[in-house]
RNA sequence: AAAGUCCGCCGGGCGAUCGCCGGUGAAUUCACGUCACCGGAGGAACGUCCGGACUGCACAGAGCGGCGUAGCAGGUAACACCUGUCCACCGUGAGGUGAGGAUCAGAGCAACAGAGACGAGUCCUGUGUCGCGGCGUACGCCAUGACGCAGGGGUGAAACGGGCAAUCUCUACGCGCAGCAACACCAAAUAGGCAGCCUGCGAUCCUGCUCGGGGAGGCUGCGGGUAGGUGGCUUGACCUUGUGCGCGAGCGCAGGGCUAGACGAAUGAUCGCCACGGCGGGGCAACCCGCCGCACAGAAUCCGGCGUACAGGCGGACUUUGCAU
Numbered sequence: 001a002a003a004g005u006c007c008g009c010c011g012g013g014c015g016a017u018c019g020c021c022g023g024u025g026a027a028u029u030c031a032c033g034u035c036a037c038c039g040g041a042g043g044a045a046c047g048u049c050c051g052g053a054c055u056g057c058a059c060a061g062a063g064c065g066g067c068g069u070a071g072c073a074g075g076u077a078a079c080a081c082c083u084g085u086c087c088a089c090c091g092u093g094a095g096g097u098g099a100g101g102a103u104c105a106g107a108g109c110a111a112c113a114g115a116g117a118c119g120a121g122u123c124c125u126g127u128g129u130c131g132c133g134g135c136g137u138a139c140g141c142c143a144u145g146a147c148g149c150a151g152g153g154g155u156g157a158a159a160c161g162g163g164c165a166a167u168c169u170c171u172a173c174g175c176g177c178a179g180c181a182a183c184a185c186c187a188a189a190u191a192g193g194c195a196g197c198c199u200g201c202g203a204u205c206c207u208g209c210u211c212g213g214g215g216a217g218g219c220u221g222c223g224g225g226u227a228g229g230u231g232g233c234u235u236g237a238c239c240u241u242g243u244g245c246g247c248g249a250g251c252g253c254a255g256g257g258c259u260a261g262a263c264g265a266a267u268g269a270u271c272g273c274c275a276c277g278g279c280g281g282g283g284c285a286a287c288c289c290g291c292c293g294c295a296c297a298g299a300a301u302c303c304g305g306c307g308u309a310c311a312g313g314c315g316g317a318c319u320u321u322g323c324a325u
Base pairs, nucleotide, nucleotide: 001321002320003319004318005317006316007315008314009313010312012274013273014272015271016270017269018268020040021039022038023037024036025035026034042296046307047306049305050304051303052302053301054179055178056177057176066175067174068173069172070171071085072084073083074082075081086100087098088097089096090095101170102169106168107167108164109163122150123153124152125151126149127148128147129146130145131144133142134141135140183231184230185229186228193222194221195220196219197218198217205213206212238257239256240255241254242253243252244251245250276293277292278291279290280289281288282287
């Protein structure tokens, strides 16, 4: 210098104007509204794949069934996650990948080729026994049939010896079901339910009273449910600094911090300047001018993971090759 490997981080900044959501305070007693101040999306808030917290329901105990996980050791609230390590494979290497227990408990499976593929089997050759034919005086030689043997050849990834458990199965371990639209509380109107009272001796109603009309329900209370409202709701396996232990994932101690809580669902819009990238022009150069671009995405009970998407940029450790000294 060029190609890589593995980690970590950022993912626009400042200002002005107009708005949105939440909190605190003020002026009037509450509410609404107003004003002031403060706070207001992400590294993935995403997919909802895995594990938990929490909540409701179910549940004596045991077994069957079902689902899941799988070297070994550790971390953790837990995990299918993470760390270390062994082995196998890939890579020159830094490193990467791995559902990596068991195939003498049992079953199942194997394209093509090949005679034969999980049942064993004879295509060629060899060889044993019994035949048959020819040659030769004879020992014998040549050719051939049947039944054996399983040595060699040939086919194939694999030929009585193995493979596959990401096929069933066995072993060990784990798992009750549903999910914040969970769940709890407050609670209208209308309809229906239960109880009491009034009512064809005409109620309620028209209609405040009398008369009149009308003709079958009316009034009160209770309880359940719905609309609506409130809680759950954000202080938490949280963040951070120092320190100790540990190879590490992490664990402990001490100090500091508060960091969205909406529900017709806020977190936005416009403008200016700067930064970054690209293109064009000018300039020896530093630089200047103009135009364009600036990703993926967006909370909805919370947390730990995994997976996936991402314009552009920064830092660290290491490897290989080449060159120079």